[in-house]
RNA sequence: GAAUUGGUUUUCUAGGGUUCCGUGCGGCAGCGCAGUCUGGACCGAGAGAAAACACAUAGGGUCCUCUAAGAAUGGGCCGUAUGGACACGGAGGGAUAAAAGCCCGGGAGAU
Numbered sequence: 001g002a003a004u005u006g007g008u009u010u011u012c013u014a015g016g017g018u019u020c021c022g023u024g025c026g027g028c029a030g031c032g033c034a035g036u037c038u039g040g041a042c043c044g045a046g047a048g049a050a051a052a053c054a055c056a057u058a059g060g061g062u063c064c065u066c067u068a069a070g071a072a073u074g075g076g077c078c079g080u081a082u083g084g085a086c087a088c089g090g091a092g093g094g095a096u097a098a099a100a101g102c103c104c105g106g107g108a109g110a111u
Base pairs, nucleotide, nucleotide: 007053008052009051010050011049012048015043016042020040021039022037023034024033025032026031055083056082057081058080060078061077062076063075064074086106088109092104093103094102
């Protein structure tokens, strides 16, 4: 300096705004204003949590391949156990009604 890997999804949380509902205020009403309105609902983490599946490694069982037969090799399926480390991070832009720890992004940069 380069390459590969650090899996996917669901549920929840930190967090987030204001289309809708509600709430408050104004109005005869239609409706308007307010998210510096607790909420319903909604969005929501690579560096947050849990789970399922997948993956890797190590045994076990079984089937296929091959053979006269058996074994080996190779492959498939089932099941058991273990594993998943580390991770500081702008500005700016994007989506949605709007915003965010969402996406650009394990980015730029730093060590």
Guanidine-I riboswitch aptamer from Bacillus altitudinis, 111 nucleotides, folded computationally. Its mean pLDDT, the model's own confidence on a scale to 100, is 83.